[in-house]
Transfer RNA from Gymnoscopelus nicholsi, 69 nucleotides, folded computationally.

Formats: sequence, structure tokens, C1' cells
RNA sequence: GAGGCUUUAGCUUAAUUAAAGUAUCUGCUUUGCACGCAGGAGAUGCGGGGUAGAGUCCCGUAAGCCUUA
Repeated sequence: GAGGCUUUAGCUUAAUUAAAGUAUCUGCUUUGCACGCAGGAGAUGCGGGGUAGAGUCCCGUAAGCCUUA
């Protein structure tokens, strides 16, 4: 340089609806901690296109990994 794959919440994974586990915050419970219960906040790598409608399709770009020269 060329080709391919991946990128979603702090982490690990789903998704026809953006959801779950864990973590985090608040409250209850306890003498206190942990466990447990209830509730909250939090994400589609970035930019654009197309579509009635995009996490999903298309283009560009960034990062990581693999192959090759």
C1' cells in the first nucleotide's frame, strides 16, 4: 500500500420495541456492613446520504484485529 472483520450504557451481551445481566446512585431493611427489596440515571465510534421509517442499508472517516505485498 491492498483486502477482510469488529465498534451499542463503566463492563459483558441482545434487539422487529433500543432491552437484559453486572456495575453505579437514591430509598427501605440492619446497631453497622453485606445480602435482599423498590426506584432512578446512563449507550448505537464519528460525519453524511437514501427511506414514510435505520443499531440494521449506502458512502466517507477514526480506532482495534487478521491476511497479504
Rfam family: tRNA. Rfam describes the family as follows. Transfer RNA (tRNA) molecules are approximately 80 nucleotides in length. Rfam classes the family as a transfer RNA. The RNAcentral record of the sequence draws on ENA.